[in-house]
Context: one part of a larger RNA
RNA sequence: GCCGGCGAGUUAUUCUGCGUAGCAAGGUUAAGUUGACAAGACGGAGCCGCAGCGAAAGCGAGUCCGAACAGGGCGUCCAGUUGCGUAGAAUAGACCCGAAGCGAGGUGAUCUACCCAUGGCCAGGGUGAAUCCGUCGUAACAGAUGGAGGAGGCCCGAACCGUUGUUUGUUGCAAAAAGCUCGGAUGAGCUGUGGGUAGGAGUGAAAGGCUAAUCAAACCUCGUAAUAGCUGGUUCUCCCCGAAAUAGCUUUAGGGCUAGCCUUGGAGUAACCGUGGCGGAGGUAGAGCACUGGAUGGGCUAGGGGCGUUUCCGCGUUACCGAACUCAACCAAACUCCGAAUGCCGUUACUGGAUCUCCGGGAGUCAGACUAUGGGUGAUAAGGUCCGUGGUCAAAAGGGAAACAGCCCAGACCGUCAGCUAAGGUCCCUAAUUGUAGGCUAAGUGGAAAAGGUUGUGGGUAUGCUCAGACAGCCAGGAGGUUGGCUUAGAAGCAGCCAUCCUUUGAAGAGUGCGUAACAGCUCACUGGUCGAGUGUGUCUGCGCCGAAAAUGUAACGGGGCUCAAGUCUACAACCGAAGCUACGGGCUUGUACCAACCAGUUGAACCGGAGGUUUUCUGUACAGCUGAAGGUUCGACUGCACGGUGUAAGCGGUAGGGGAGCAUUCUCUGUGAGGUGAAGGUUGACCGGCAAGGACAGCUGGAUUGCAGAGAAGAGAUUAUGCCGGC
Numbered sequence: 001g002c003c004g005g006c007g008a009g010u011u012a013u014u015c016u017g018c019g020u021a022g023c024a025a026g027g028u029u030a031a032g033u034u035g036a037c038a039a040g041a042c043g044g045a046g047c048c049g050c051a052g053c054g055a056a057a058g059c060g061a062g063u064c065c066g067a068a069c070a071g072g073g074c075g076u077c078c079a080g081u082u083g084c085g086u087a088g089a090a091u092a093g094a095c096c097c098g099a100a101g102c103g104a105g106g107u108g109a110u111c112u113a114c115c116c117a118u119g120g121c122c123a124g125g126g127u128g129a130a131u132c133c134g135u136c137g138u139a140a141c142a143g144a145u146g147g148a149g150g151a152g153g154c155c156c157g158a159a160c161c162g163u164u165g166u167u168u169g170u171u172g173c174a175a176a177a178a179g180c181u182c183g184g185a186u187g188a189g190c191u192g193u194g195g196g197u198a199g200g201a202g203u204g205a206a207a208g209g210c211u212a213a214u215c216a217a218a219c220c221u222c223g224u225a226a227u228a229g230c231u232g233g234u235u236c237u238c239c240c241c242g243a244a245a246u247a248g249c250u251u252u253a254g255g256g257c258u259a260g261c262c263u264u265g266g267a268g269u270a271a272c273c274g275u276g277g278c279g280g281a282g283g284u285a286g287a288g289c290a291c292u293g294g295a296u297g298g299g300c301u302a303g304g305g306g307c308g309u310u311u312c313c314g315c316g317u318u319a320c321c322g323a324a325c326u327c328a329a330c331c332a333a334a335c336u337c338c339g340a341a342u343g344c345c346g347u348u349a350c351u352g353g354a355u356c357u358c359c360g361g362g363a364g365u366c367a368g369a370c371u372a373u374g375g376g377u378g379a380u381a382a383g384g385u386c387c388g389u390g391g392u393c394a395a396a397a398g399g400g401a402a403a404c405a406g407c408c409c410a411g412a413c414c415g416u417c418a419g420c421u422a423a424g425g426u427c428c429c430u431a432a433u434u435g436u437a438g439g440c441u442a443a444g445u446g447g448a449a450a451a452g453g454u455u456g457u458g459g460g461u462a463u464g465c466u467c468a469g470a471c472a473g474c475c476a477g478g479a480g481g482u483u484g485g486c487u488u489a490g491a492a493g494c495a496g497c498c499a500u501c502c503u504u505u506g507a508a509g510a511g512u513g514c515g516u517a518a519c520a521g522c523u524c525a526c527u528g529g530u531c532g533a534g535u536g537u538g539u540c541u542g543c544g545c546c547g548a549a550a551a552u553g554u555a556a557c558g559g560g561g562c563u564c565a566a567g568u569c570u571a572c573a574a575c576c577g578a579a580g581c582u583a584c585g586g587g588c589u590u591g592u593a594c595c596a597a598c599c600a601g602u603u604g605a606a607c608c609g610g611a612g613g614u615u616u617u618c619u620g621u622a623c624a625g626c627u628g629a630a631g632g633u634u635c636g637a638c639u640g641c642a643c644g645g646u647g648u649a650a651g652c653g654g655u656a657g658g659g660g661a662g663c664a665u666u667c668u669c670u671g672u673g674a675g676g677u678g679a680a681g682g683u684u685g686a687c688c689g690g691c692a693a694g695g696a697c698a699g700c701u702g703g704a705u706u707g708c709a710g711a712g713a714a715g716a717g718a719u720u721a722u723g724c725c726g727g728c
């Protein structure tokens, strides 16, 4: 991992609803007794209800406050109660599994830490302390030297103890090892045996180390099913409805409580929604500057500064600053002389829709997301964050957007080899136009982007010049005073400053640019000729162009590919296109109309029944006849509940969640069956069903039990809990 089995809302008590049953102004027993210790019987203590009000005394359909006959509060109207079932709550382990932990009592020092007692062990080699002896030496010491000697937490290095580095190992040889290497190796050494100290305690040359593979408090058992606002898991089917991710409070923020939103039962009514009319409140958008503030320029001007004058007082002046006032043009969430659209409230009318309110039972939700829009915050950043309003997703499948929860279209009961459409599309991939008419684009723009730039090209508009000849080109001229004056080494049109005139002319600047040291030279403006019809300058606008750099590979149309498009704009026609709509068939739910049977009630007929009464017989009795109440059976009529059938109308996406109806399993009771001529179980099969959970039948296997109907009770349903056990 797979398969099989096991595996999670239970039980008790109390309460609150609903359903059902009994009795009913009442209902009911508990312990206990009795009873084959079965059902049952007895048991009325007690409990709930039938009356409340008041703190209470107490009074009582009233009572309390109160002086009150006032006023007000709570009552007076309304059937309960006891079982059973079911839903929820409370208390208990309370749906199941899961801590780290806390406490109590014990067990451990055969591992390890330290200690005590008593034993054991340390190859070999080196160094050569003290001390002693000899010789030399000294006055004597001291000292020197040779020898002996053999000290040391001395040196090298086995055993032994350790473990520095590294490699291997890492489902290992091994839950700490192996190889190489390395440290100590007469000492604070290593080690055997026996003994001691323990759990908030021991021991510790101290690392929170060690105390039996366990240590910031061992292990075992118990309290114990500790607690877990946390994570995971929670088992058959179908039908109806269907949320929330918000507010307030919270040692609260991933939890909760109440409300909101969902569901279900009952009741109420038309109270609800929509649209129109009418009537309201309001200060947003916009706008404005009348207030409050901000802010620009001008005018006017108090005051101030500068300058001048002045013994002082003061006076004059000013290309300075400038309140107030005034003119013009502005700005504002916390400005308003104004002021919408929507929305909101009331009322009314109407077509339409199917809600709405109250009282009960049950919930879930309190992490929301994007998108459009009005805003705050941020940087008019964010797939940012926080509010308001709508949508979608969440909980929604289908079609489109290449792919793509939140975008566009559209809300899936089922079936159909039928039709029409939406968004979006119609050259091929790929269903449908190589559609029609008229433009634009040349950039593959389309098929990413800004400021800015553009004599790309289309359309409009204004204006200048122009056959008395424009614009462009070509030919020619472009002069004189004069080298204007100043400046300067020079300055002659052309470094710079000032001025910028006059003349001749068809025209020619005291000069547009290049150039020279300065001149010169070239050129322009301007003019004539040639040519022969348009040519300039603005402005508005359509489509383009540049601006344009990224990391594996074209890679910024999904691809191919596309240029009077298969791009783009305008208009038109057709088609394709979804689970939308339609058509046909079927299912379910709810409402409604009709129908039949059953049941209940009322009533009628027939039959049975026979209390009682009466008649006959001489009397009595018996028997018999007649009549005949209660009760029962059958048939009929009417009414009612629930269920079924037929028709019809509407509806049937769905997570959390609410409601309804069923299937299957085990056992019990009642009834009724099957089975060695083969039960259950296993296995195979194309069967049945009103959808399903499921259910038959037959063959083979199997070898002894088991089905069906109606009730009842549950150890009552597993793809998932890193679930548990077993097998492979």
Stems, first nucleotide, its partner, number of pairs: 001728006011092013026048003032042003052059002062074004095233002098230001102223006113197009122187001124156003127152001131148006160184003165180004199215001201211003236662006246259005260365002262362007271355001272353002274350007286338001287336002292332003296328004303321002305318005368393010398409003413586004418582003424576003427560003433573001435572006446562001452546003456543010473530005479503003484498003509524001513522002587652009599640010612627004663717001665714010681701005687695002
Molecule: large-subunit ribosomal RNA, domain II
Organism: Nitrospirales bacterium